[in-house]
């Protein structure tokens, strides 16, 4: 000293929480000793028992007990007498009991604190001074005697004592009344004197001594009174009738309305009276840097109470805890007539409570009380008990000790980390513990002796009984590591991390927040962190929070300026002189109690602890000096106000007059059918003549054009024109006044629109209301109507986003640019100078930023208002105002961790601007209708295995499910397992034709049947046992590798600079351009990367090389006929290599880059067309079932083997195809042209069979060689709009193939049947050229095939793009934003 928490980050603001201390504590878990303290905080509730106040015989009378002594009887025990003695209950008497001790209930007050007064007072015992102590009377208790009552307690009667009580004398004081001297701030006061009244006493003792009275002093304690301090609430604003004061008395120690009679009407309060609520005050005690703040337990001081309330007696002192009387509530005794009786003393009990102790022990020490003393009394105290309550101190060992041991925990597991030098083990020591033994101080003295001084009872020195604690501390020896460690806590804050379990459940949690299957946040476990006889929780307080800010803080947007202005009170307040000293400064003096606390010493082994001495107490009080500030008196002055003068100015205001243009009305005239309104229409108005127009009339409101970023006023506001009044600002001017001034709680007064009330107006316009539309609804926006009101007069209301979200005054601080008013340079473009009112960069300051910026939100000074986390709530109660509507002041409870400002980057917008894309349009063909085929979904199943699910899942994984496949299901088997490896053992070639059972895996039976060798063996195998297996089981949200999609969109990024506190920006922006972030330019950037282009493949034209199976131009040879053959390599081709294309040329237009062009050349023009190639990322996007792999789970089964079924199911719904619905077409018949790729368990020709799928034979190719019909086309004929000579599903009846098998479940091939469909509704898709559309051919997979599907390859081959406005995606810029899981966000009600 700070940290966590608002956000996608960021800086601000602003709450919450946490880290510290500290407690009279309480709870949890623990627990070895010792010292010193501490110990009902709640029920001032209620008390059983004991004790806590008595002493004095040296005051008296006495003599119940007790002990002795004497006397009687008796031997004696023993009885009886007897105050004789020691002493003593109970009486009288005196002092004590008002103190110690206890509690905090009242009390917001002279109760406490603090400093004074008292000239207005008391004061036992204590000291000290003078003086006395004479003389003298009458009673009572007890005792005794009677009597009452259950008690308690009494009531009669003789008779009696005092230091008990009275009188008398005489003093001293008092009082009154005169006189006299001093003296005091003021009332006054002190002496000393006169009269006059009142008016003491006490003895005891043998003596020493001791009391008694009286006055005065002293000291201690008290009692009063003051000044200053002393909780909260104003939603408590007025209170007082003994109330405030006089004079007079009464009362008391004594002062006062303290009480009483007259008399006055007074007195307290915003600087907070009353009233409410709460509380004992104070040293001091916690925290805090300090100021502060929060408490007030122990100890000390004061105060207050003693079952609740009164109330007084006694006494020096009570209005009296353990005293009385009364009342009340409570308990208890009782004979029922009536008593008793107060623990907030010390123990203790109950009760309350989260909770606080013993019914010890001593009067040894200290102290109190009574006594002459011994002595007694003392729950005061001193001591001891319980209680980790807290504070210190101490120990639970200390050295060595590595196979780094067992054991536990975790890993990447044949080993390794840790626990860990920690045990073991070895060497030592003995605090503490147990045992034996010795053992203090506290003790000073008293009685009394002794001696010494002083000179007759004191005092100092010696000697001299006395210990509860306590046989405790303390010390000495033995003994032996022996007897002794826990608790929280490990997600961040905040020091400390794995593993297992659990699965938003158990739970955790101070804030943040963890827990949905891999939790360092739960529980446990190991392990460490911390702190230790404690450790955590939990209340509380104060810190940290500068988060109430004096020190030390804000108010334009975060909370937060009062609508506005006059002005009260109170704040402050210009130059300059004098006095003055109250505030200020210093200097002394008094106080500030002790403990505490601070700094130094000392003493308990240290140390809390105690103990001594210092400073310190920031404070009152008083005295002295000082005079600059500040007040205060007094004198000037003119610069702040302010008056005057001169002139200006203006939608300032107030009341009177006029004025035209709209609107609407009303009357005529002209004319006719629609007029109005809206996106569209409708209600509305019109043939009874509207609208529309022309004339005249009437009425209300409101001023067009100027007009403006203008100008006025305090705000609110204010607009034709004119007249009266009235105000205000400005300038000039220096005439008057000389601080008269600024702010302003409270008041006061003006205060927009709406609204109120009363009364006029009433045209427009319009809440309410009515109709029409609109909508899912429409209690709304649109339109027709329309009432209050909009208007005036006059009252109320007092609020607004009453805003510049910016109080008022007054200095101060760079520039520029304007506008409006006035002045001045004679006048002028124009410079100047005041006031006012705007702009704009930027200086310099401020600021969280945005943004102020001489009109400050800057620097400074005055005054006022306001703010303190969101919500709840500007509610709610209470007062006040108001006719009402309301309006002013204004909470708490609960509740959240936030709410919020400014700004950043995204993402979004039914915002904006540029561009782009089969995006739309513009076209061609299609899907949605049918039928089939295949996917999906559902639905059924024993099973219909799983996975994919919006673009981006559905002819998708599958580029081949009839058994296999395969993972589902049903049945039957097997457990080293169907496949691998390892090790140890036994046994065998191994395998097996064949039979037999069985579905079939299997089972038996069993003809046959080893190799190599170093001679140990080994290879193969089977068994048996064991470690490894094995899982298409589960997480694809634990993962790799792959992959789809934005998107082949043009973008994402980084260095260094630079700007910003920062997020972050810039660069990437703009300005042209491009298909491009593609290039130019500009330019706090300047460069660079991934992307883009290009590099690469394929295609199109050409060249060169090469030439076989391909080619055949020229030579030859041959045939019915062919490159069929010798032969070229020229062409074509095949495939190597290189050419070409670059906006290169040309014109325009442009700075440039580029653009544009029926250019020109060219095979090709402006990326020549096509593929590969997909940045940073995003969808927790698909994938654990291709593979790979973490973690869980199964292990005679969730492995695995087999048969047989299902993956093909079938009321449905949906995707993507196929075919068609036909004449641009179907049939038949003749007939042209291909590229690409594939063939040996293979393609396949060719001859024959068969209608045909195919089947037989013979041949050819492992292939530029042979094979694998090219279709549409084209040419002749038919058919003629029709369910047809379209269409082919469906089903029947025959075959053919492949295969171990074609029933569930193939594919084809004849022959027959001939369904639905006749161009498919909302919607919806593809395409921009060799493109669409259309036509066949090829391949993978593959015994075969559900292929109409994927991937490829050529033939024929086209319409159409006019725009750029809206639909969908996308890119940049820019703007709002409460969005950020990012608009599929986010929020608001109403209901549950």
């Nucleotide at each position: 000293a700070g940290a966590g928490u608002u956000u996608g980050a960021u800086c601000c603001u602003g709450g919450c929480u946490c880290a510290g201390g500290a407690u009279g504590a309480a709870c949890g878990c623990u627990a070895g000793c010792g010292g010193c303290a501490g110990g009902c905080u709640u029920a001032a509730c209620a008390c059983a028992u004991g004790c806590a106040a008595g002493u004095c015989g040296a005051g008296g009378g006495g003599c119940a007990g007790c002990g002795g002594g004497u006397g009687u009887a008796g031997c004696a025990a023993u009885a009886c007498a007897u105050g004789c003695c020691g002493g003593c209950g109970a009486c009288c008497g005196g002092c004590g009991a008002a103190a110690g001790g206890g509690u905090g209930a009242g009390u917001a007050a002279c109760g406490c604190g603090u400093g004074a007064g008292c000239a207005a007072c008391a004061u036992g015992c204590c000291c000290g001074u003078a003086u006395g102590u004479g003389g003298g009377g009458g009673a009572u208790a007890g005792u005794c005697g009677a009597u009452g009552g259950a008690a308690a307690c009494g009531u009669c009667g003789c008779g009696u004592a005092a230091u008990a009580c009275c009188c008398c004398g005489u003093a001293a004081u008092a009082u009154a009344u005169g006189g006299a001297a001093c003296u005091g701030c003021a009332u006054g006061g002190u002496u000393c004197u006169a009269u006059a009244u009142u008016g003491a006493a006490a003895g005891a003792u043998u003596g020493a001594u001791u009391g008694c009275a009286u006055a005065c002093g002293g000291a201690u304690u008290g009692g009063c009174u003051c000044g200053c301090g002393u909780a909260c609430c104003a939603u408590u604003a007025g209170g007082u009738a003994g109330a405030c004061g006089g004079c007079g008395g009464g009362g008391u120690a004594a002062c006062g309305g303290c009480c009483c009679a007259c008399c006055g009407u007074g007195c307290c309060g915003a600087c907070g009276a009353u009233g409410g609520u709460u509380a004992g005050g104070g040293g001091u005690u916690c925290u805090g840097a300090g100021a502060g703040g929060a408490a007030g337990g122990u100890c000390c001081c004061c105060c207050a109470c003693a079952u609740u309330g009164g109330a007084a007696c006694u006494g020096a002192g009570a209005c009296a805890c353990g005293g009385u009387c009364c009342a009340g509530a409570c308990u208890c005794c009782u004979a029922c007539g009536g008593g008793a009786g107060g623990c907030a003393g010390c123990a203790g009990u109950g009760a309350g409570g989260a909770a606080u102790a013993u019914u010890g022990g001593a009067c040894a020490a200290u102290g109190g009380c009574c006594g002459g003393a011994a002595g007694g009394c003392u729950g005061a105290u001193c001591c001891a008990g319980c209680c980790a309550u807290g504070c210190c101190g101490c120990g639970u060992g200390c050295g060595g000790g590595a196979g780094g041991a067992c054991g536990g925990c975790c890993c990447u597991a044949u080993g390794g980390g840790u626990u860990g030098u920690a045990a073991a083990c070895c060497g030592c020591u003995u605090u503490u513990g147990c045992a034996u033994g010795g053992g203090a101080g506290c003790a000073a003295u008293a009685a009394g002796g002794g001696u010494c001084a002083c000179g007759u009872g004191u005092g100092g020195c010696c000697c001299g009984a006395u210990g509860a604690g306590a046989g405790u501390a303390c010390c000495a020896u033995a003994c032996g590591a022996a007897u002794a460690a826990g608790c929280a806590u490990c997600g961040g804050c905040u020091a400390a991390c794995u593993c297992c379990g659990u699965g938003c459940c158990a739970g955790c949690a101070g804030c943040c927040g963890c827990g949905g299957u891999a939790a360092u946040a739960c529980g446990g476990a190991g392990g460490a962190u911390g702190c230790a006889a404690g450790c955590g929780u939990u209340a509380u307080c104060c810190g940290g929070a500068u988060u109430u800010a004096u020190u030390g803080g804000g108010u334009u947007u975060a909370a937060a300026g009062g609508g506005u202005g006059c002005g009260u009170a109170g704040g402050c307040g210009g130059c300059u002189u004098g006095g003055u000293a109250a505030g200020c400064g210093g200097g002394a003096g008094g106080u500030g109690a002790a403990a505490u606390g601070c700094c130094g010493g000392c003493g308990c082994u240290c140390a809390a602890c105690g103990u001594c001495g210092g400073a310190a107490g920031u404070g009152c009080c008083u005295c002295c000096c000082g005079a600059a500030c500040u007040g205060u008196c007094g004198g000037g002055c003119u610069u702040g106000a302010a008056u005057g003068g001169u002139u200006g100015u203006g939608c300032c205001g107030u009341g009177g007059g006029a004025g035209g243009a709209a609107u609407g009305a009303g009357u005529g005239g002209u004319g006719u059918a629609g007029c109005g309104g809206u996106g569209a229409a409708a209600u509305g108005c019109u043939u009874a003549g509207a609208g529309a127009u022309c004339a005249c009339u009437c009425a209300g409101a409101a001023c067009a054009c100027c007009g403006a970023u203008u100008g006025c006023g305090a705000a609110g506001g204010c607009a034709u024109c004119u007249c009266a009044c009235g105000a205000a600002c400005g300038a000039c001017u220096g005439a008057u006044u000389g601080a008269c001034g600024c702010u302003g709680a409270g008041g006061c007064a003006c205060g927009a629109a709406a609204g109120c009330g009363u009364g006029g107006g009433g045209a427009u316009c319009a809440a309410a209301c009515a109709g029409g539309a609109u909508u899912a609804g429409a209690u709304a926006c649109c339109c027709u109507g329309g009432u209050a009101g909009u208007c005036c007069a006059c009252g109320c209301a007092g609020u607004a986003a009453a805003c510049g979200a910016u109080g008022a005054u007054g200095g101060c601080u760079a520039a520029c640019c304007g506008c409006u008013g006035g002045g001045g340079c004679a006048g002028a473009c124009g410079c100047u100078u005041c006031a006012g009112u705007g702009g704009c960069c930027a200086a310099g300051g401020g600021a969280a930023a945005a943004g102020c910026g001489a009109u400050a939100a800057g620097c400074c000074a005055u005054c006022c208002a306001c703010c303190u986390g969101g919500g709840g709530a500007g509610u709610a109660c209470g007062a006040c105002c108001g006719c009402a509507a309301g309006g002013u002041u204004g909470a708490a409870a609960c509740u959240c961790a936030a709410a919020g400002g400014a700004a950043u980057u995204g993402a979004c917008g039914g915002g904006g601007g540029c561009c782009c894309g089969c995006a739309c349009a513009a076209g061609c063909g299609g899907a949605g209708g049918a039928a089939c085929a295949u996917g999906u979904g559902g639905u059924u199943u024993a099973a219909u295995u799983c996975g994919a699910u919006g673009a981006u899942a559905c002819g998708c994984g599958a580029g081949g499910a009839a058994c296999c496949u395969u993972a589902c299901c049903c049945g039957g088997g097997c457990u080293c397992g169907a496949a691998c490896g390892g090790c140890a053992g036994a046994g065998g070639a191994a395998c097996a034709a064949u039979c037999c059972a069985g579905a079939g895996a299997u089972g038996g039976a069993g003809c046959g049947g080893c190799c190599c060798u170093u001679c140990g063996g080994g290879g193969c195998u089977u068994c048996u046992g064991u470690c490894g297996a094995g899982g298409u089981g589960c997480u694809g949200c634990a993962u790799g590798g792959u992959u789809g999609u934005c998107g082949u969109c043009a973008g994402c990024u980084c260095g260094u600079g630079c700007c910003g506190u920062g997020a972050g920006g810039u660069g990437u922006c703009g300005g042209c351009u491009c298909a491009a972030g593609u290039g130019c330019c500009a330019u706090a950037a300047c460069g660079a990367g991934c992307g883009c282009a290009a590099c690469c493949c394929u295609u199109g034209c050409c060249g060169u090389c090469a030439g076989u199976u391909a080619c055949c131009a020229u030579c030859a040879a041959g045939u019915a006929g062919u490159g069929c053959u010798g032969g070229g390599c020229a062409c074509u081709c095949u495939g190597g290599c290189g050419a070409c294309a670059c906006u290169g040329c040309c014109a325009c237009c442009g700075u440039a880059a580029g653009g544009u062009g029926u250019g020109a050349g060219g095979a090709a023009g402006g990326u020549g067309g096509g593929g590969a190639u997909g940045a940073c990322g995003u969808c927790a996007a698909a994938u654990c079932a291709g593979c790979a792999c973490g973690g869980c789970c199964c292990u005679u089964a969730c492995g695995u083997c087999c048969g047989g079924g299902g993956c093909u199911a079938c009321a449905c719904a949906c995707g993507u195809g196929u075919u068609a619905c036909a004449a641009u077409g179907g049939c038949g018949c003749g007939u042209a042209c291909a590229g690409a790729g594939g063939g040996c368990a293979g393609g396949c020709g060719g001859c024959c069979g068969g209608c045909a799928a195919c089947g037989u034979c013979c041949g050819u190719c492992g292939a530029a060689u042979c094979c694998c019909g090219a279709a549409a086309u084209c040419g002749c004929g038919c058919c003629g709009u029709a369910g047809u000579u379209c269409g082919g599903a469906u089903u029947g009846g025959g075959g053919u193939c492949u295969g171990c098998a074609a029933c569930c479940c193939g594919a084809c091939c004849c022959c027959a049947u001939g369904a639905a469909g006749c161009u498919g509704g909302a919607u919806u898709c593809g395409c921009u050229a060799g493109u669409a559309a259309u036509c066949g051919c090829g391949c993978a997979u593959c015994a075969g095939c559900c292929a109409u599907g994927g991937c490829g390859c050529g033939g024929u081959g086209a319409a159409u793009a006019c725009a750029a406005a809206g639909c969908c995606g996308g890119g940049c810029c820019u703007u709002g934003c409460a969005c950020a899981c990012a608009c599929c966000g986010c929020c608001c009600g109403u209901c549950a």
Molecule: small-subunit ribosomal RNA
Organism: uncultured bacterium